[in-house]
RNA sequence: AGCGAUAAAGGCAAACCCGAACGAAAGGCGGGGACGCAAAGCCAUGGGUCUAAGGCAUGAAGCUAUGACUGCCAGGUUGCCGAAA
Numbered sequence: 001a002g003c004g005a006u007a008a009a010g011g012c013a014a015a016c017c018c019g020a021a022c023g024a025a026a027g028g029c030g031g032g033g034a035c036g037c038a039a040a041g042c043c044a045u046g047g048g049u050c051u052a053a054g055g056c057a058u059g060a061a062g063c064u065a066u067g068a069c070u071g072c073c074a075g076g077u078u079g080c081c082g083a084a085a
Base pairs, nucleotide, nucleotide: 003082004081011037012036016032017031018030019029022027035071041077042076043075045074046073047072048069049068050067054064055063056062
């Protein structure tokens, strides 16, 4: 450098429940919880997904990110431990 144990020490926390009431919504926040995770640390950079206030359009349905999601896939960056190969 790479790799990842039924190792050790720690870490994070899906669904769900409760709370608060930041947000138009998606989503976010606090507590509980634990399905999982070796970057499930950090960065919306590319793709993807969600939402549609505003804008556009319509008879209506609708379209649109400048709003979100990194626990969807990549990329960038930092990093604990050390069996086997």
c-di-GMP-I-GGC riboswitch aptamer from Desulfovirgula sp., 85 nucleotides, folded computationally. Of the family's consensus pairs, 95% are formed in the model. The coordinates come from a structure-prediction model, not an experiment, and the mean pLDDT is 87. NCBI's taxonomy places the organism under Bacteria, Clostridia, Thermoanaerobacterales, Thermoanaerobacteraceae, Desulfovirgula. Its Rfam family is "c-di-GMP-I-GGC riboswitch aptamer". Rfam links the family to the GO term cyclic-di-GMP binding. It was read from a public genome assembly, where an Rfam model found it.